Predicted 3D model of an 86-nucleotide RNA (c-di-GMP-I-GGC riboswitch aptamer) from Gemmatimonas sp.
The coordinates come from a structure-prediction model, not an experiment, and the mean pLDDT is 82.

RNA sequence: CUCGAUAAGAGCACACCCGUCGUGAGGCGGGGCCGCAAAGCCAGGAGUCUCGAUCAAGAUCGUUCGAGAUCGUCCGGUUGCCGAAG
Numbered sequence: 001c002u003c004g005a006u007a008a009g010a011g012c013a014c015a016c017c018c019g020u021c022g023u024g025a026g027g028c029g030g031g032g033c034c035g036c037a038a039a040g041c042c043a044g045g046a047g048u049c050u051c052g053a054u055c056a057a058g059a060u061c062g063u064u065c066g067a068g069a070u071c072g073u074c075c076g077g078u079u080g081c082c083g084a085a086g
Base pairs, nucleotide, nucleotide: 002086003083004082011036012035016031017030018029019028020027021026034072040078041077042076044075045074046073047070048069049068050067051066052065053064055062
């Protein structure tokens, strides 16, 4: 450096519940097992989702545009704990 253990010490926290903010996706705080070696940070690319407008139309779907959400969907960037085996 790569790699990631039936190692050690620490860390994070899905679903769900409570409170709160938001039209919403969802955010934040508390509880919390699913899980995580970057599940730390960045919304740059792709994806997904929401709201509004738009076009089309017998439909609850789709088109286009705008504004957002998500890094615990993937890629990329950046920083970083520990150290068995290879």